[in-house]
Context: one part of a larger RNA
RNA sequence: GAUUAACGCUAGCGGUAUGCCUAAUACAUGCAAGUCGAACGGGUAGCAAUACCAGUGGCAAACGGGUGAGUAAUACAUAUCUAAUGUGCCCCUUAGAGAAGAACAACUAGUCGAAAGAUUAGCUAAUACUUCAUAGGUAAUCGAAUCGUAUGAUUUGAUUAUUAAAGAUGCGUUCGCAUCGCUUUGGGAUCAGGGUGUGGUUUAUCAGAUAGUUGGUGAGGUAAUGGCUCACCAAGUCUAUGACGAAUAGCUAUACUGAGAGGUAGAAUAGCCACAAUGGGACUGAGACACGGCCCAUACUCCUACGGGAGGCAGCAGUAGGGAAUUUUUCACAAUGGGCGAAAGCCUGAUGGAGCAAUACCGCGUGAACGAUGAAGGUCUUCGGAUUGUAAAGUUCUUUUAUUAAAGACGAACGACCCCAAUAGGAAAUGAUUGGGGAGUGACUGUAUUUUUUGAAUAAGUAACGGCUAACUUCGUGCCAGCAGCCGCGGUUAUACGAAGGUUGCAAGCGUUAUCC
Numbered sequence: 001g002a003u004u005a006a007c008g009c010u011a012g013c014g015g016u017a018u019g020c021c022u023a024a025u026a027c028a029u030g031c032a033a034g035u036c037g038a039a040c041g042g043g044u045a046g047c048a049a050u051a052c053c054a055g056u057g058g059c060a061a062a063c064g065g066g067u068g069a070g071u072a073a074u075a076c077a078u079a080u081c082u083a084a085u086g087u088g089c090c091c092c093u094u095a096g097a098g099a100a101g102a103a104c105a106a107c108u109a110g111u112c113g114a115a116a117g118a119u120u121a122g123c124u125a126a127u128a129c130u131u132c133a134u135a136g137g138u139a140a141u142c143g144a145a146u147c148g149u150a151u152g153a154u155u156u157g158a159u160u161a162u163u164a165a166a167g168a169u170g171c172g173u174u175c176g177c178a179u180c181g182c183u184u185u186g187g188g189a190u191c192a193g194g195g196u197g198u199g200g201u202u203u204a205u206c207a208g209a210u211a212g213u214u215g216g217u218g219a220g221g222u223a224a225u226g227g228c229u230c231a232c233c234a235a236g237u238c239u240a241u242g243a244c245g246a247a248u249a250g251c252u253a254u255a256c257u258g259a260g261a262g263g264u265a266g267a268a269u270a271g272c273c274a275c276a277a278u279g280g281g282a283c284u285g286a287g288a289c290a291c292g293g294c295c296c297a298u299a300c301u302c303c304u305a306c307g308g309g310a311g312g313c314a315g316c317a318g319u320a321g322g323g324a325a326u327u328u329u330u331c332a333c334a335a336u337g338g339g340c341g342a343a344a345g346c347c348u349g350a351u352g353g354a355g356c357a358a359u360a361c362c363g364c365g366u367g368a369a370c371g372a373u374g375a376a377g378g379u380c381u382u383c384g385g386a387u388u389g390u391a392a393a394g395u396u397c398u399u400u401u402a403u404u405a406a407a408g409a410c411g412a413a414c415g416a417c418c419c420c421a422a423u424a425g426g427a428a429a430u431g432a433u434u435g436g437g438g439a440g441u442g443a444c445u446g447u448a449u450u451u452u453u454u455g456a457a458u459a460a461g462u463a464a465c466g467g468c469u470a471a472c473u474u475c476g477u478g479c480c481a482g483c484a485g486c487c488g489c490g491g492u493u494a495u496a497c498g499a500a501g502g503u504u505g506c507a508a509g510c511g512u513u514a515u516c517c
Base pairs, nucleotide, nucleotide: 001516002515003514005513006512007511008510009509012364013363014362015361016360017359018357019356020322025320026319027318029317030316031315034059035058036057039056040055042053043052044051045050066275067274068273076199077198078197079196080195081194082193085192086191090188091187092186095183096182098132099131100130101129107122108121109120110119111118112117136163137162138161139160140159141158142157143156144155145154146153147152167180168179169178170177171176201247202246203245208238209237210236213235214234215233216232217231218230219229220228250272251271252270253269254265255264256263257262277298278297279296280295281294300311301310302309303308328354330353331352332351336350337348338347339346340345367397368396369395370394377388378387379386380385402454405451406450407449417438418437419436420435421434422433423432461506462505463504464503465502466487467486468485472501473500474499475498476497482489483488
């Protein structure tokens, strides 16, 4: 000098940050992921319009949020390669969207069960499912051309095989147009997978390690390379430039310190990784081997009619426990961003705010000027005086802050919605684009800020004073009580203990302890 600090004494205000470092311990309660009726058929209410409800279906739930247990390299940082790869939504682009069919929920009627739930029969729709057609694509075989450092890449010809689709809403009607979707081709963007080089802890009181081990051939598997997996063959591979083992540890941008070289740390913020009670596994999907999905095992907790079931806060609050120690079971989706939707909108403990804490940094204040009889009181005294001390009192002012009363929907507001007009296109209309106008929308919040009333009024502590180290005297104590970072002080004259007066430092803080430089 620094700190996610704690403790002691003290404490006026504001702004901005930060706030379980320990038990990745266990968790009561509430919330944290839904949305679409413009995909679909039903049910309830209603005369209807319409509203609500569960279900089928679509998209999302792989993001966002948390934690750092594991991991010393399947991680991270940086550089590079992928001719060995994938990519929903988005953008550009090509061509389409023809024909048919069978079901299953919901629902109805039952059955079993304490519950969770399960089950039988019957009915039904779709952008759910299946088949056929056509296109292009893909794969294999046989060729050709161009290119590349290369295993090869690109283009192209023939044959064979395989493989698409879905509608909804609006508008006008000459049977179409517009928008949102659907299928397909080529490209892009974004995101992701994989390979290689280099780099960053300790330990030799760890010296040998390794049989899928190292390589090859073939096969399987994957989006893709590869012992990734398997069969066979060979006997290799790593290692004192530290293999293998053990201990510790998320990595980085950065942060602290230092003149630098270095040393230390990895809080908040940002990027990457890993994990989701413990261990294992796959399903769905463009993407997971999935925190608030599924299955199995284990431990624990809860319900039970004992037959069987339910659960997972390292999400936000909060509770117990541990600990020197770390906050509210708050408000709002107004803004930013995300999901769904044509939109209105709905959801969002992300986020924006408020609350608590001097935890940190920054800023402001606790008054200013004049004022000597150098008052009183205190302390010391050589008893003359000295000091506290211009300090107080007193006089004249000021009003930050505080307080009173008002103003203040200020800023945060852009966008979307409705109406009108124009432009391009079109048969026309809807629609698209541009411009103008309109009504409305703020959690914070009666907050910030401004004006105003009152009146110095509401606001100073803490540690030290032997040397290091700025700051000294008296009394008490008498190797006692005690102090102490080091040297050391105290045994009757203690500037070192305790108290008082005085002084010095810092100041809404000061000091101690802990850790790093």
Molecule: small-subunit ribosomal RNA, 5' domain
Organism: uncultured bacterium